RNA sequence: UUCUUAUCAAGAGCGGCGGAGGAACAGGUCCUAUGAAGCCCGGCAACCAGAUCAGUGAUCAGGUGCUAAUUCCUGCAGACGGCGAGAAGCUGUACUGAGAGAUAAGAG
Numbered sequence: 001u002u003c004u005u006a007u008c009a010a011g012a013g014c015g016g017c018g019g020a021g022g023a024a025c026a027g028g029u030c031c032u033a034u035g036a037a038g039c040c041c042g043g044c045a046a047c048c049a050g051a052u053c054a055g056u057g058a059u060c061a062g063g064u065g066c067u068a069a070u071u072c073c074u075g076c077a078g079a080c081g082g083c084g085a086g087a088a089g090c091u092g093u094a095c096u097g098a099g100a101g102a103u104a105a106g107a108g
Base pairs, nucleotide, nucleotide: 001108002107003106004105005104006103007102008101013041015040016039017038021031022030023029025075026074027073028072042067043066044065047063048062050060051059052058053057071100076097077096078095079093080092081091082090083089
């Protein structure tokens, strides 16, 4: 860096260091000196492999991951509703699918 598979509506600090930015990209909309990123500690979760019980589950510790907002929302196509003469156009929807992205495991 590419491909495959699975998951993405739940969950997680009033801590320490740090000092201005951050939420992938674009457009929105937000968070932020009542301290951003990053690091440490704590926590959550259970993808991988392990141990112990017990039986295809629980617990423990390990490799990762995560720890504002649905993956914060939309980004392409469709469905349904509204406006409309209209299969145009505009618009709404925790609607459907795809795309993009994230994470894990495997393969090249």
SAM riboswitch aptamer (S box leader) from Terribacillus halophilus, 108 nucleotides, folded computationally. Rfam family: SAM riboswitch aptamer (S box leader). Rfam links the family to the GO term regulation of gene expression. The coordinates come from a structure-prediction model, not an experiment, and the mean pLDDT is 82. The organism belongs to Terribacillus, within Bacteria. The model forms 97% of the base pairs in the Rfam consensus. The sequence was found by an Rfam model in a public genome assembly.